[in-house]
RNA sequence: UGACGCGAGGGGCGCUGCAGCAUCCAGGGGAUGCCAGGCUCGCGGCACGGCAGGAUGCACAACGGCGCCCGUUCAUC
Repeated sequence: UGACGCGAGGGGCGCUGCAGCAUCCAGGGGAUGCCAGGCUCGCGGCACGGCAGGAUGCACAACGGCGCCCGUUCAUC
C1' cells in the first nucleotide's frame, strides 16, 4: 500500500435510483428488480513494496442525496 474479515461512527420511517448486484435481451448497450455506510477510522491476519527502525505515552475524528420523527449534548428564552 492492496484486497479480505470484524468492530465503530446514536436510532427509526418514507422517497428517488447513480454506482454495484441479480435475471433477461434483439448486446459498443438496453430492460426489470434490489439498492443512500458504496465513505472514514480502529483491530486482525494474508500478500506486495519500501528503508532508518523500535519502545513508551497521549489523542479518537471528519463525513454520509431529499423529507420527517425520536434520542443525546450545548446555547438562548

This is a predicted structure of a 77-nucleotide RNA (SAH (S-adenosyl-L-homocysteine) riboswitch aptamer) from a Pseudomonadota bacterium.
The sequence was found by an Rfam model in a public genome assembly.
Its mean pLDDT, the model's own confidence on a scale to 100, is 79.
The source organism's lineage runs through Bacteria, Pseudomonadati and Pseudomonadota.